[in-house]
Context: one part of a larger RNA
Parts: sequence; C1' cells; structure tokens
RNA sequence: UGACGGGGGCUCACACAAGCGGUGGAGCAUGUGGUUCAAUUCGAAGCAACGCGAAGAACCUUACCUGGGUUUGACAUGCCGGGAUUAUCCCCAUGAAAGUGGGGUACACUCGCAAGAGCGGAACCGGCACAGGUGCUGCAUGGCUGUCGUCAGCUCGUGUCGUGAGAUGUCGGGUUAAGUCCCAUAACGAGCGAAACCUUUGCCCUUAGUUGCCAUCGGGUAAUGCCGGGAACUCUAAGGGGACUGCCGGUGCCAAACCGGAGGAAGGUGGAGACGACGUCAAGUCAUCAUGGCCUUUAUGCCCAGGGCCACACACGUGCUACAAUGGGGCGGACAAAGCGAACCGAUGCCGCGAGGCGGAGGAAAUCGCAAAAAACGUCCCUCAGUUCAGAUCGGAGGCUGCAACUCGCCUCCGUGAAGCUGGAAUCGCUAGUAAUCGCGGAUCAGCCACGCCGCGGUGAAUGUGUUCCUGAGCCUUGUACA
Repeated sequence: UGACGGGGGCUCACACAAGCGGUGGAGCAUGUGGUUCAAUUCGAAGCAACGCGAAGAACCUUACCUGGGUUUGACAUGCCGGGAUUAUCCCCAUGAAAGUGGGGUACACUCGCAAGAGCGGAACCGGCACAGGUGCUGCAUGGCUGUCGUCAGCUCGUGUCGUGAGAUGUCGGGUUAAGUCCCAUAACGAGCGAAACCUUUGCCCUUAGUUGCCAUCGGGUAAUGCCGGGAACUCUAAGGGGACUGCCGGUGCCAAACCGGAGGAAGGUGGAGACGACGUCAAGUCAUCAUGGCCUUUAUGCCCAGGGCCACACACGUGCUACAAUGGGGCGGACAAAGCGAACCGAUGCCGCGAGGCGGAGGAAAUCGCAAAAAACGUCCCUCAGUUCAGAUCGGAGGCUGCAACUCGCCUCCGUGAAGCUGGAAUCGCUAGUAAUCGCGGAUCAGCCACGCCGCGGUGAAUGUGUUCCUGAGCCUUGUACA
C1' cells in the first nucleotide's frame, strides 16, 4: 500500500421488511447430469453452465457411428509433361448412392466458298510443390463476450511531506442518483468514468396533404370518404418551441442543496433506451473468424448411403397447461399497437364437420393481403362433482410440407379420458402503466417438435417512506503473525 475480520461508524440496492404472483407436488415441453449405446458429435459448470452456442437436427445441417468409395484430392496458387478427346451434353452397363467402366459429340481465333489447314486458352489426364483437418493447446494469442456494475470509482502533471515503500490531492463539514456540487484545505490543476450531447415516448406550434383524414357544402348508395370537394380535426414525418430549481415561501453557513407551493402536458435525472472507467475472475470462446506451437497426410483429409445427435431405472434447472364457479361451455356485427409479404401475402366466391382444397381479385404495399385481436361486455346453460374441471395417453380416419415423415414433423376430426382437489424443507420475480393477466407480430424457416426467444399493444393492482437482521456494494476508520 492492499486484502481480510462472526471490528466500528456513515450510506446504498426488490438486500431484508411490507405486499402481489410464482417455483418446489402433477402431466407435458425443453436443457443438463447420470446411465445406456456401434454412435448417442462438441462446447458451456456457483452467482456469471443447465428453453445456453442452436434466430428451426427427418435427408441436408453434422462435426458422431456403421458400411461403401477416394488420394494433387470438395477448394487455392504455381511449375513440368501429355493432349485435341477423354471435360460439357447424350446414351449404355453396374451400384444403396458416391462413384466406376464403355460408346458418341466439342470450342475461340486466323486463312478458306467449302472440305480442311494452322494456332491457342480454359477444362481434362499424369507428375511435383502443396492443399485439407469442427485434430490438441482459450494456461501461447488477436478479436469478441460475460461478471462485479451504470457500482462511483480509477488515475495523472506540477508542488509539498517522507531516508524509502509511499502520502497529500481523493481527507474533513454539508449535499447529491453520482469523486454531483458547495465550504474548508499544502495543495493547485487535469484526464478516464458520472452527467450532458444521441434515439424514443409524453404537450404545443409551423410546413406538407397521399395511399392517410372528413368538420362544413353538394351528389350518390341497401351500406361504406363511395364521388365532387375540403386542409379544419385525427394521423403521418420533417423542422421548431417547451423544464432551467427559472419564480414564490421556508430551512441552511451569506453556500451547495433540501422541503413546500404556483404556473404547466410534463418538476426537480419527466418515463424508457443506447452508452459499461482503471481493473477482477490465467472467467468464456482455437467449433464464428483470425492466429503461434504441436499433431495428422492412401488419413485425424474428402465423397456417399443408412443410423445417431430424439435412447431411459433415475436426478436437477427453465417453462407450458391445470387442479376450476373471479370458472367452463354456447350464442351475440365492441375496441389495439407493432410488424411481415414476390419462388411471397393471398381477398370475395365455391367444396369439406374440420385441418384443408379449388380458384385467383388486389398488392414491391399509410392503397391490397396476412387479420380474427383476445381478455372485456350482454345473455343462456352447468351448481361443487375428479364434474359440462383438467387434458396426458392410446385406437381409428384424414390434411399439409417435403425426393422422402418407420426410427423422427406439424395440424384436423371421431373415440379414449391418466395424474392432478393449491404442492414439505426450501426458493424466485416485481416499487407503476410496474406485477398480474389477455391476445397480436417477427427473426430462423420447405415444414416443424416455439410452451423458446425478441418485440407489440389491451385490461390493470397491492405494498413500502423503515434499515435491527440476511445478501451484495461504496467511503472513512481500527486490528492483523496474510501478500
């Protein structure tokens, strides 16, 4: 100087408390451990691995296994030799395919009417350098990332003090979300962080008015901004205004600031996002990529078929659906936002109980479509029951995608109708448009094991104004036989 303490002081955080909803019990989905297996490819490992890499494993992907095949190679560059048909294309045989064997046929340029001749490049064949490796080392590395933590810290120059390591500044008093600001001060300044600048959302104005809008006027319809028209309103998207403790009162040290108030759409950082200091964990990644070293070279490379990554006595994590009446079911012309669409979205219509099929208007989309929002609301039935709860499992019949749904897809219909009556010890999230609850969209994607992830809006609470305790963190101080 640090680190540590079941030392102290001050302070903070959904850390506890106060509250609401869960997990832990059930069934299923998914990841992991374990076990099994020819293989169940690999990585991730307390927080910070476990719906994680995977934003799409039937083939492909695919890295694994079995079998078949191949050796200048699936791919790059260069050299040497061959070479005008072996390549492309067509045909035949063989094979599960990959491939292997055989037959036929080329091209550009120059000359030429043509036949043809000359010449040349790539391909091709043989050979040599070399290629290749998701083989090892993340404890050789770059890059990227997680975490402490959006915590308020981490440092430097000069000066001063100390023999020196170093200290001071950065301590103290107050204040803040903040090393934020003020005061004080052997320190005076400065940098990286904090804040601000950026995006979005909340109010207003200006400009603009189509594909969006419709108050006034007119026309028209069974009905609809449907038409003429309008530029008010909503909205769209570009610019600007607005909030600064600016104003008032109080507290305070005359300060910073805090408390209350006015005005205001918004008030003291308005809400949300992007943004992550010096560093820590030899944290993660050699399987995104790059890369040193090592290993491999008729194989640890490459091609292919099939299988596996989906196994199942078990154990754990994360979720979904429930156990019902604040519910379940039937019927009934409510109301979003954000997105996506050309090998795509696909309306009206017709067929089918349905999944879906036929068909194709319109739409590179404020124009057309996906598209129905759902919970809500009204009304009727069910009356506490393993039920008109719950939907697992299984049987049958179908639909769709795709070369192909046996291993191993999704969906529909009929039947079947399991466990489950609120979950032990323990444990998680959340402080407001939040939790809870309801649906909608997107990426990936032929399809989909999505109940995942990332977004969007609808309905919309309760509790806390405390810091004794648990956890983590910051500053000061103290002890130490630790570095």

Predicted 3D model of a 483-nucleotide part of an RNA (small-subunit ribosomal RNA, 3' major domain) from a Phycisphaerae bacterium.
The source organism's lineage runs through Bacteria, Pseudomonadati, Planctomycetota and Phycisphaerae.